[in-house]
RNA sequence: GGCCCCAUCGUCUAACGGUUAGGACACCACUCUUUCAAGGUGGUAACGCGAGUUCGAUUCUCGCUGGGGCUA
Numbered sequence: 001g002g003c004c005c006c007a008u009c010g011u012c013u014a015a016c017g018g019u020u021a022g023g024a025c026a027c028c029a030c031u032c033u034u035u036c037a038a039g040g041u042g043g044u045a046a047c048g049c050g051a052g053u054u055c056g057a058u059u060c061u062c063g064c065u066g067g068g069g070c071u072a
Base pairs, nucleotide, nucleotide: 001071002070003069004068005067006066007065010025011024012023013022018055027043028042029041030040031039048064049063050062051061052060
């Protein structure tokens, strides 16, 4: 250089083009306990960037950026 794959809460990971963007762990508050841990209840928190298609895009298309793989 060429080709291919990936990008979603702090981390990991879901989501027929129409969801309040879900779950686990973590974090915070309350509860339980003499205290801590564990348990219980609740809460905060995310679609890499820019265009396009569409009534409607996390989802489809293109470009960029970043990461990974194969190849020379």
The RNA shown here (transfer RNA) has 72 nucleotides and comes from a Candidatus Shapirobacteria bacterium. Its Rfam family is "tRNA". Gene Ontology term of the family: triplet codon-amino acid adaptor activity. RNAcentral holds the sequence, with entries from ENA.